[in-house]
RNA sequence: AGAGUUUGAUCCUGGCUCAGGAUGAACGCUAGCGGCAGGCCUAACACAUGCAAGUCGAGGGGUAACGAUUAGGAAGCUUGCUUUCUAAGGCGACGACCGGCGCACGGGUGAGUAACGCGUAUGCAACCUACCUUUAACUGGGGAAUAGCCCGGAGAAAUUCGGAUUAAUGCCCCAUAAUAUUUAUCUAAUGCAUAUUAGAUUUUUUAAAGCUCCGGCGGUUAAAGAUGGGCAUGCGUGACAUUAGUUAGUUGGUAAGGUAACGGCUUACCAAGACUACGAUGUCUAGGGGGCCUGAGAGGGUAGUCCCCCACACUGGUACUGAGACACGGACCAGACUCCUACGGGAGGCAGCAGUGAGGAAUAUUGGGCAAUGGAGGCAACUCUGACCCAGCCAUGCCGCGUGCAGGAAGACGGCUCUACGAGUUGUAAACUGCUUUUACACGGGAAUAAACUUCGGUACGUGUACCGGACUGAAUGUACCGUAUGAAUAAGCACCGGCUAACUCCGUGCCAGCAGCCGCGGUAAUACGGAGGGUGCAAGCGUUAUCCGGAUUUAUUGGGUUUAAAGGGUGCGUAGGCGGAAAUAUAAGUCAGUGGUGAAAUCUUGCAGCUUAACUGUAAAACUGCCAUUGAUACUGUGUUUCUUGAGUAUAGUUGAGGUAGGCGGAAUGUGUAAUGUGGCGGUGAAAUGCUUAGAUAUUACACAGAACACCGAUUGCGUAGGCAGCUUACUAAGCUAUAACUGACGCUGAGGCACGAAAGCGUGGGGAGCGAACAGGAUUAGAUACCCUGGUAGUCCACGCCGUAAACGAUGAUCACUCGUUGUUGGCAAUACAUAGUCAGCGACCAAGCGAAAGUAUUAAGUGAUCCACCUGGGGAGUACGCUCGCAAGAGUGAAACUCAAAGGAAUUGACGGGGGCCCGCACAAGCGGUGGAACAUGUGGUUUAAUUCGAUGAUACGCGAGGAACCUUACCUGGGCUUAAAUGCAGGACGACGUUUCGGGAAACCGGAAUUUCUUCGGACGGACUGCAAGGUGCUGCAUGGUUGUCGUCAGCUCGUGCCGUGAGGUGUCGGGUUAAGUCCAUAACGAGCGCAACCCCUAUUGUUAGUUGCCAGCGGAUAAUGCCGGGGACUCUAACGAAACUGCCGGUGUAAACCGUGAGGAAGGUGGGGAUGACGUCAAAUCAGCACGGCCCUUAUGUCCAGGGCUACACACGUGUUACAAUGGUCGGUACAGAGGGCAGCUACCUAGUGAUAGGAUGCAAAUCUCGAAAGCCGGUCUCAGUUCGGAUUGGAGUCUGCAACUCGACUCCAUGAAGCUGGAAUCGCUAGUAAUCGCGUAUCAGCAAUGACGCGGUGAAUACGUUCCCGGGCCUUGUACACACCGCCCGUCACACCAUGGGAGUGGGUUGCACCAGAAGUAGUUAGCCUAACCUUCGGGAGGGCGAUUACCACGGUGUGAUUCAUGACUGGGGUGAAGUCGUAACAAGGUA
Repeated sequence: AGAGUUUGAUCCUGGCUCAGGAUGAACGCUAGCGGCAGGCCUAACACAUGCAAGUCGAGGGGUAACGAUUAGGAAGCUUGCUUUCUAAGGCGACGACCGGCGCACGGGUGAGUAACGCGUAUGCAACCUACCUUUAACUGGGGAAUAGCCCGGAGAAAUUCGGAUUAAUGCCCCAUAAUAUUUAUCUAAUGCAUAUUAGAUUUUUUAAAGCUCCGGCGGUUAAAGAUGGGCAUGCGUGACAUUAGUUAGUUGGUAAGGUAACGGCUUACCAAGACUACGAUGUCUAGGGGGCCUGAGAGGGUAGUCCCCCACACUGGUACUGAGACACGGACCAGACUCCUACGGGAGGCAGCAGUGAGGAAUAUUGGGCAAUGGAGGCAACUCUGACCCAGCCAUGCCGCGUGCAGGAAGACGGCUCUACGAGUUGUAAACUGCUUUUACACGGGAAUAAACUUCGGUACGUGUACCGGACUGAAUGUACCGUAUGAAUAAGCACCGGCUAACUCCGUGCCAGCAGCCGCGGUAAUACGGAGGGUGCAAGCGUUAUCCGGAUUUAUUGGGUUUAAAGGGUGCGUAGGCGGAAAUAUAAGUCAGUGGUGAAAUCUUGCAGCUUAACUGUAAAACUGCCAUUGAUACUGUGUUUCUUGAGUAUAGUUGAGGUAGGCGGAAUGUGUAAUGUGGCGGUGAAAUGCUUAGAUAUUACACAGAACACCGAUUGCGUAGGCAGCUUACUAAGCUAUAACUGACGCUGAGGCACGAAAGCGUGGGGAGCGAACAGGAUUAGAUACCCUGGUAGUCCACGCCGUAAACGAUGAUCACUCGUUGUUGGCAAUACAUAGUCAGCGACCAAGCGAAAGUAUUAAGUGAUCCACCUGGGGAGUACGCUCGCAAGAGUGAAACUCAAAGGAAUUGACGGGGGCCCGCACAAGCGGUGGAACAUGUGGUUUAAUUCGAUGAUACGCGAGGAACCUUACCUGGGCUUAAAUGCAGGACGACGUUUCGGGAAACCGGAAUUUCUUCGGACGGACUGCAAGGUGCUGCAUGGUUGUCGUCAGCUCGUGCCGUGAGGUGUCGGGUUAAGUCCAUAACGAGCGCAACCCCUAUUGUUAGUUGCCAGCGGAUAAUGCCGGGGACUCUAACGAAACUGCCGGUGUAAACCGUGAGGAAGGUGGGGAUGACGUCAAAUCAGCACGGCCCUUAUGUCCAGGGCUACACACGUGUUACAAUGGUCGGUACAGAGGGCAGCUACCUAGUGAUAGGAUGCAAAUCUCGAAAGCCGGUCUCAGUUCGGAUUGGAGUCUGCAACUCGACUCCAUGAAGCUGGAAUCGCUAGUAAUCGCGUAUCAGCAAUGACGCGGUGAAUACGUUCCCGGGCCUUGUACACACCGCCCGUCACACCAUGGGAGUGGGUUGCACCAGAAGUAGUUAGCCUAACCUUCGGGAGGGCGAUUACCACGGUGUGAUUCAUGACUGGGGUGAAGUCGUAACAAGGUA
């Protein structure tokens, strides 16, 4: 410090997620030791048991227990002891009691509390303070009671009543008394308003306690200190405005009361105030701080342990006592709960320490000790102390140590992996050798924490104090630590390994099981699931979960934005507020500097030090960024005063305009009415129909009327704040601009709330209503058509008045001010001289530089650079919805969430693809032609059906005469049946053998099984052979979506890319685009330069020709021979053969053009513009085809999915489709005669020739392994016949007889002959091929092959046309451009209802809780007041009584409780509303392209 995730890719916006640190944690797996810390976060839920606050006999009366002593009695015996009983408070001591002090500390908890509660800083001239310290004074005299004890009574108990008697440092009275208290007066000083302080005089009230060891310890009063508290104030200290008004002791005053003290703290009276947008009141939440975590910081979060403060003590209320409490282990009352009970009545409060139950994911021992520190009481010894010090439990955290170190390669065994006879890895790891002993274990030694108090002795003056020395006291603890001995001995796990993120392979699984923080893995080769091997990280821990901060500049003060991503209010006026021109002066509030105080300690930081180190701890410093006070500075801001003119405004003079309001007027058009002319249609549409019309429409003419809107001008024009404003004219009215620089003198800008205006639609009342026209009706369209189109048509549109208050109210751009290059058009002014021209101010536009921007773009009319103010945004959906409130007649508007859900949603631009977008171009694409298919019969393939099987594959174009270029058996993969377990090949090992093979016999359909005969070599070592066993095979079994190879298609279309440079943030672009041209990304030229794969060319055939060579080919000339023939001699001239050349290149000419190129019936030429044909198929697309050609990964079968055999099937047949053949005839059929090819094939072959047969063929015979022999044309031509008919067309089908191949033609071959003679008379919608030696037509050959279902496929030649105006349309393709919400790319994407499931939520008759307001009832305990009744020790008394006190009663206040009525919140509710999610479903197709009606 960043990373992952939206896309095909990119940049941006923006959310989600991760890596870090932390925790009072919990859970999972694991676990050797020690140190230091921490340990109910939940139920402030309920608590058994024990302990947690007592102490003082030096205050008192006393004597229940214990001890001692004395005295007496009894018993025992050791005869002076033991035991026991009794007596004595005289003694040590002490239960209970009176009294003093303490119990208000310490310890716990965080319920309540949004508060002067806390923090910080001040104040008290408005206060208190026991114990402690200092100072001063005093401590005299008297009295009455009451606990206890004793007696009696009630009660189960707790407890309580009566009587008698008694003490005190308990209580009361008197005396004395002050610097105390009260009243009044005077003087002085001071301050802060009341006032305070000091002094003097006067007046009033009030004290005390004893004990003693005789030293003291106490007691009272006063003053002061210290400590602790109380009160007041400034500032700071949560959320919600869907809480906007609150308040009656309320705010203030006067008087009184009350308090330690001020104060409405309380009461009476008077006034009407007080708080609040700088957030009152209300609701919800919460103890506050020092600190702690995180962060660079600013901040954010948090408040456990430790420290400070507060609050509370079962819940609520109340006071008493006291220095201090409204009191955790006190009291009273009420309530809930628990317990005891004799049922009458009582007891209790762990949020003290342990502990129990419950709750919970979760948190410890019913431990030891007062040795230390601290506290209470005491003179002290001492007692008490769950404070505290220690120990126990827990890896809860932090820190430290260890689990060994060195050597050691046969790189061991084993595991795992692989390219597998081997190698790699685990791995110096192990074994083995040597060394060490922290730790563990055993034994031995062994601290510090202890100083005091007290006591003994001594010293200094004196019985006390101070000091010195000795003695006493350790829970932890025989602990820490040290030493000795033995021995590697006692000690490693957890998570992860797709990316982020360090670390990879095998097996299993097969969208299953599962994983997952995000993206996402898993559908048969998973580095992502599970296991293993290996590796990585951390380590006595490691992971997970939860929470907080960070990353997140993702709430932005530091430090963000608002044209299009979320976001500028519809516009103006204006209140509060914020901000504000120039100069001078005063002040010093802000600001800055110095100083002082404070900011507790701990924590943090730094130095040093102590535990072996560290954590931890000690000590010192620094810091605590804050607050307060004070002194100074005066630039800026503020404030006061005085000036200024440039901001702003005013005045005067011009000028501009659809600015506004009201009135008047006008013509065109439309409609209607009347009249006329006129006749059959009009109207409307893509086409129609509804509609109107013979009762006279439409059309035309004239007149009249009505309402609404204002053609041309008219425009990137003008005006207005916006909405908006358009015939002409009048009145009223507003505004802008310009000029002058006369006047005022900062009067300004912005503007939360507020007010006003505000299109259209809509609403109310009343008018008006021509045209248009929601709704509605009808006609069409359509699968439907509640639409688009048509015919009608009501509200409305218009006017007046009143509402509504919203719009894509848009420049999607708030207002104001200043500054910042240029070019150009235009509107309105001004000014210069006469125009031309140039200037200036205010507007309205276009282009562009810098800059800005994610880019598109913007650019003086900023989205640039700055300033001020306002508004608004913070992922998408849910949702501008719900609830609440406000406004409205309503419609609705404004304000405006949450649950839940997703990992995206989005902006701009890029490349493609697509469009019922556009432009250009091409192709037998259309058109123009020729011939077909679709109809018939047959052949063949496919589907379907059937079947035991009809083997399998191919399925739009790109399957279907395709794999198959040959299914009778074989092929053959299928079926039925019968067999085999290794047929065939190869290798190894084992062991028996002389087989195997051949011949023959039997069974059988065969395969096969069984029997018989025959059967090696040898140097005896063995060799050879085959049967058997094991391994090893075999599979047309699966996966073409694991693959290689091959192939189809787009398409022989003209495209597809690269290097360098340049442009762009980038994806990308440029090049390859634009203009021409071409068959072509072919070429030219402009300009990125070059290059590659494609195009073209190079290759083959063919068309012309030359040279060379002539055998098997040829024969012109010469010769020979024959019935005839290159038959022979010979020849190379020709044809031909087959090798090498030539030739064609827009090369030449003319024209057009810059050029490329094009044109010309140009020339020449065999051929002319790639001459014709072939081979050749770019980057890629279709997960296209093929595991059944072959190869191959993985999976599957192994007496079978292998293999052998026989028979059957692949040939089935209501049907449908594709591809063909033959036809339907006269351009023909048939008969006879006759002519001409090319390319191929041939020895298990082709066969001349002869013979036989009507023929298929057969029997002979010859040539030829072939330019030699052989297989061989048909259409054509010549002639005859048929004469338009189901025929002399057509040949299917069927019968008979044959031939050939073959082991075998039944299923199921071909051919021949005779006979038979079906459909069919040119083929619907639709559809295919072809542009020249082509179509059409005619035959020939070959492969496969025994034969053949071949009419197929592949080739060959013969004869040989027609047509193309042209590119509007159909199909396909190419280039450019445009739109896009598509990128699996339109066979795309995607919307809504409905149906189903689940989830959260709104409404809802209501129902049940919580909290709370108001009104009323009631009123315990208590306090205060009053007091008829009753009681009464201290004092007074005239002895009657009084004063005073108490009980009781009563009044006021008040807790619990009750009644009524509201508010608010939570839960729940039949039913109901929408929303979200879901694999798939239904109906349509709204949006994205002109999305088919933008």

Annotation: Model confidence (mean pLDDT): 82 of 100. The RNA shown here (small-subunit ribosomal RNA) has 1494 nucleotides and comes from a metagenome. Rfam family: Bacterial small subunit ribosomal RNA. The RNAcentral record of the sequence draws on SILVA.